[in-house]
RNA sequence: CGGCGCUGGGCAAACGAUCGCGGCGGCGCAUGCGUCGUCGAGGAAAGUCCGGGCUGCAUCGGGCAGGGUGCCAGGUAACCCCUGGGAGGCGAGAGCCUACGGAAAGUGCAACAGAGAGCAGACAGCCUAAGAGCGCGGUUCGCCGCGGUCCGGUGAUGGUGAAAGGGUGCGGUAAGAGCGCACCGCGCGAGUGGUAACACGUCGCGGCUAGGUAAACCCCACCCGCAGCAAGGCCAAAUAGGGAAGCAAUGGCGCGGCCCGCGCUGCUUCCGGGUAGGCUGCUAGAGCCGUGCGGUGACGCACGGCCCAGAGGAAUGAUCGUUCUCGACAGAACCCGGCUUAUGACCGGCCCGGUCU
Numbered sequence: 001c002g003g004c005g006c007u008g009g010g011c012a013a014a015c016g017a018u019c020g021c022g023g024c025g026g027c028g029c030a031u032g033c034g035u036c037g038u039c040g041a042g043g044a045a046a047g048u049c050c051g052g053g054c055u056g057c058a059u060c061g062g063g064c065a066g067g068g069u070g071c072c073a074g075g076u077a078a079c080c081c082c083u084g085g086g087a088g089g090c091g092a093g094a095g096c097c098u099a100c101g102g103a104a105a106g107u108g109c110a111a112c113a114g115a116g117a118g119c120a121g122a123c124a125g126c127c128u129a130a131g132a133g134c135g136c137g138g139u140u141c142g143c144c145g146c147g148g149u150c151c152g153g154u155g156a157u158g159g160u161g162a163a164a165g166g167g168u169g170c171g172g173u174a175a176g177a178g179c180g181c182a183c184c185g186c187g188c189g190a191g192u193g194g195u196a197a198c199a200c201g202u203c204g205c206g207g208c209u210a211g212g213u214a215a216a217c218c219c220c221a222c223c224c225g226c227a228g229c230a231a232g233g234c235c236a237a238a239u240a241g242g243g244a245a246g247c248a249a250u251g252g253c254g255c256g257g258c259c260c261g262c263g264c265u266g267c268u269u270c271c272g273g274g275u276a277g278g279c280u281g282c283u284a285g286a287g288c289c290g291u292g293c294g295g296u297g298a299c300g301c302a303c304g305g306c307c308c309a310g311a312g313g314a315a316u317g318a319u320c321g322u323u324c325u326c327g328a329c330a331g332a333a334c335c336c337g338g339c340u341u342a343u344g345a346c347c348g349g350c351c352c353g354g355u356c357u
């Protein structure tokens, strides 16, 4: 210097002036406003994918079904999140990914090719040992040799395929095969290290060993009430304390479905009418900032400091000037912790290549 190299961090224009918006407070005041002060959208406010706080059912549960998670250890209010480790995989590397318990409990699925794709299977080829039998030659007439056939053996060699029942070598066999042996691999056990997942160039034993798929059904372990601020509470006003049908204590209703249990004592369905207004919930929080300590880290503890939107058809707009890293994506609606998605410039660390010293 280069590479759309890898990874981490905060920022998201700043300052000033004038006018204009919303909240809160002070003063004045005709309760309508005026004036002064102060505060006023995000890292994602987005998606609504998770977890909670809070409110109601509602009072104490149990079970079935259903749902969620899935290596280990921590963090957290909690989580499907985060941190650190392990295993597997990708990359030349910095690094990155994982829907990561179980296939020997059972069921299912896998095109084509191939003999055969789950307890198998024999295509081509090889063998002629054993059994049956044929042909030729020899014969000391006992039989011998050669070549095939049937039955049979085999799965080493060839072929198909993504994948075909461990690999290399030696022996053995009629020909072969872990059939036997050595080494490797695999499984089990012990030992060592580690909290553990797991690891080990350690020791012993073994059978020479039975694929894939559970983001298929399933099995195993752990966890889980439901609904949601349009939750809920208060006030005012208005209408028709209307009409009809059904069940009735052995009943009905209530808690997502079902059962048991518990509580209450009336309940369910249809038609028709009135209201949809105001206040509250509504922002001091599992809050933020700084310092120190502990921890690899997520984070925790202690001390000190700060108050930082609460609209209600929905508040931030316009103009001018200056500066430079030249400003992208984009607007709260009960609140918070995550994840995912959108996105601009800058700063730091690392990897690889080239050049120079």
Stems, first nucleotide, its partner, number of pairs: 001353003005350005011344001013323007021040008042329001046340002049338005054228004061260004066224005071085005086100001087098004101219002106217002108213002123158002125154003131150002134147005166184006186206005191200003232280004242271006251265004287306008324327001
This is a predicted structure of a 357-nucleotide RNA (Bacterial RNase P class A) from a Lysobacterales bacterium. It matches the Rfam family "Bacterial RNase P class A". By type it is a ribozyme. Model confidence (mean pLDDT): 77 of 100. NCBI's taxonomy places the organism under Bacteria, Pseudomonadati, Pseudomonadota, Gammaproteobacteria, Lysobacterales. The model forms 95% of the base pairs in the Rfam consensus.